[in-house]
């Protein structure tokens, strides 16, 4: 001093108020929420993670949602204004982004230590 290895800590939010019904935080109206890195500040631009499928010793391969218009500016699908849209699997007295569960899990990654190494 911190490229690399190692170690430590951190690392996902949300059903309001009504309606129908025998039964729904699952339907209808309304409400609410938005992981990580990049980039002019991003759920819907690019990439990653979680989830799911196949094979499996490690792990690898595949799959994986959604936006337009106007304004400012050198620069913004990121800001401002307007109107939209999207959301794994299993469970349930009735179909779930928001309830319960796998999960006191995993994890993109963030911060730090300065042990090894240099």
């Nucleotide at each position: 001093a911190c490229a690399u290895g190692u170690c430590u800590u951190c690392g996902g939010g949300g059903u309001u108020u009504g309606g129908u019904g025998a039964a729904a935080u699952u339907c209808c109206a309304u409400a609410c929420c938005g992981g990580c890195g990049g980039u002019a500040c991003a759920g819907c631009c690019c990439g990653c993670g979680a989830g799911c499928g196949c094979a499996g010793g490690a792990u690898g391969c595949g799959u994986u949602g959604a936006a337009u218009c106007g304004g400012u500016g050198a620069g913004a699908u990121u800001c401002c204004g307007a109107u939209g849209c999207c959301g794994a699997c299993a469970g349930u007295a009735a179909a779930a982004g928001u309830c319960u569960g796998g999960a006191u899990g995993a994890g993109a990654g963030a911060a730090g230590a300065g042990c090894a190494g240099c």